[in-house]
C1' cells in the first nucleotide's frame, strides 16, 4: 500500500439510521430409505482499543495480523 463483517465465502463503508445473499447446521413436508426440491428456525455488538455524534461496519486516531510493492 489493500485487506479484515456468523461455523466458511460475502454485500453494506465513499455520502453515519434496524447487518445482504449464498453455504452449512437443526426442525418439518416429501420418499420404502437417501439425495435433489420446498416450508421454517438457528448464528455476526462488523480484527483490538479510543474519540466525535442523539445514534458509527461506516467518520478520527493508535495498535494488532495476513498478503503487496519501494528503498
Nucleotide at each position: 500500500g489493500u485487506u479484515g463483517u456468523g461455523g466458511c465465502c460475502u454485500a453494506g463503508c465513499c455520502c453515519g439510521g434496524u447487518a445482504u445473499g449464498g453455504c452449512g447446521a437443526c426442525g418439518g413436508g416429501c420418499u420404502c430409505c437417501a439425495g435433489a426440491c420446498c416450508c421454517g428456525u438457528c448464528g455476526a455488538u462488523c480484527g483490538u482499543g479510543a474519540g466525535u455524534u442523539c445514534a458509527a461496519a461506516u467518520c478520527u486516531c493508535a495498535c494488532c495480523a495476513a498478503c503487496c510493492c519501494c528503498a